This is a predicted structure of a 336-nucleotide RNA (Bacterial RNase P class A) from a Chloroflexota bacterium.

RNA sequence: CAGGCUGGUCGGGCGAUCGCGGCUCAAAGAGUCGAGGAAAGUCCGCACUUCAUAGAGCGCGAUGCCGAGGAAAUCUCGGGGCGGAGCAAUCUGUCGGAUCGGGUCACAGAAAAUAACCGCUUUUACCCUCGGGUGAAAGUAAGGGUGAAAAGGUGGUGUAAAAGACCACCAGCGUCAGUAGCAAUAUUGGCGGCUAGAUAACCCCCAUCGGAAGCAAGGCCAAGCAGAGAUGAUGAGCUGCUCGCUCUUCCCAUCUCAGGUAGGCUGCACAGAUAGAUGAUCGCCAACGGGAUGAAAAUCCCCGAACAAGAUGCGGCUUAUAGACCGGCCUGAGGC
Numbered sequence: 001c002a003g004g005c006u007g008g009u010c011g012g013g014c015g016a017u018c019g020c021g022g023c024u025c026a027a028a029g030a031g032u033c034g035a036g037g038a039a040a041g042u043c044c045g046c047a048c049u050u051c052a053u054a055g056a057g058c059g060c061g062a063u064g065c066c067g068a069g070g071a072a073a074u075c076u077c078g079g080g081g082c083g084g085a086g087c088a089a090u091c092u093g094u095c096g097g098a099u100c101g102g103g104u105c106a107c108a109g110a111a112a113a114u115a116a117c118c119g120c121u122u123u124u125a126c127c128c129u130c131g132g133g134u135g136a137a138a139g140u141a142a143g144g145g146u147g148a149a150a151a152g153g154u155g156g157u158g159u160a161a162a163a164g165a166c167c168a169c170c171a172g173c174g175u176c177a178g179u180a181g182c183a184a185u186a187u188u189g190g191c192g193g194c195u196a197g198a199u200a201a202c203c204c205c206c207a208u209c210g211g212a213a214g215c216a217a218g219g220c221c222a223a224g225c226a227g228a229g230a231u232g233a234u235g236a237g238c239u240g241c242u243c244g245c246u247c248u249u250c251c252c253a254u255c256u257c258a259g260g261u262a263g264g265c266u267g268c269a270c271a272g273a274u275a276g277a278u279g280a281u282c283g284c285c286a287a288c289g290g291g292a293u294g295a296a297a298a299u300c301c302c303c304g305a306a307c308a309a310g311a312u313g314c315g316g317c318u319u320a321u322a323g324a325c326c327g328g329c330c331u332g333a334g335g336c
Base pairs, nucleotide, nucleotide: 001332002331003330004329005328006327007326008325009324010323012285013284014283015282016281017280018279020034021033022032023031024030025029036307040318041317043316044315045314046313047312048214049213050212051211060210061209062208063207064206065079066078067077068076069075080095081094082093083092084091085090096205097204101203102202103199104198105197117144118143119140120139121138122137123136124135125134126133127132152170153169154168155167156166157165171195173192174191175190176189177188178187179186180185218266219265220264221263227257228256229255230254231253232252235247236246237245238244288304289303290301291300292299293298
């Protein structure tokens, strides 16, 4: 210098004019406050609220390597196992159990898990051109073929032909011990049976956790209409009359009451609701890119500002984002 990888920060500033929303005041006005890193998606967790709830179990759902942090989390940081991409920096997928048991495994293939289709071998019957052929019974996973995957690999011993049947080495599994580490785990050695297909995002098993609904939660006040009660009035009954007593659906008057609709307040925030207020223009400045002049330094001019905007609050995740700035690292080339 060129090309990459990665972490973090910002995402314009000041002023003027005209506007918008809340609050206050001495009120035609003045003062003051007024969106984001994601306010978004509403995916996860919590606060808060109401309802439910003896205790225990079943069921259902979520989560699932280790350590630290955190109120918790499909959270963050660091580490580990098994993979993938890149020369590298680095990026990225995945994470309990397949030795409780069941299910499933496309196509191809004899067979997808108690493997005999071809082949190889033995015995036997028949045929025969005496080489062999055909059939039957049995042995065989060495060889062929199919497949993503075929029952550890290579070499030897062995056998009629074969085979962990046996042996050596290697891979893998289990187990015991040592070393390193808080741990997951890594590594070394001994021993063992010789070998175990995949799938748990199919059921299942193990461990841990989980009651439901959500601010349109919920609380308070409460017009009108309708309702309930009391008293009165009216009317009726008892009586010869008065007083008195009893009843009185509907209708009338007065008073009282409960629930609660409309509506209001609250929940609710040093912006905040009633479906929802932050904008526009101009000037100056700063940064970057582009153009012109110029050998260069520099000068001048013009253009360009992304994604997007609260609705109870908070912690996360995910997604969108023009451009600018500050670090760390890798690869290549050249110079000293």

The coordinates come from a structure-prediction model, not an experiment, and the mean pLDDT is 76.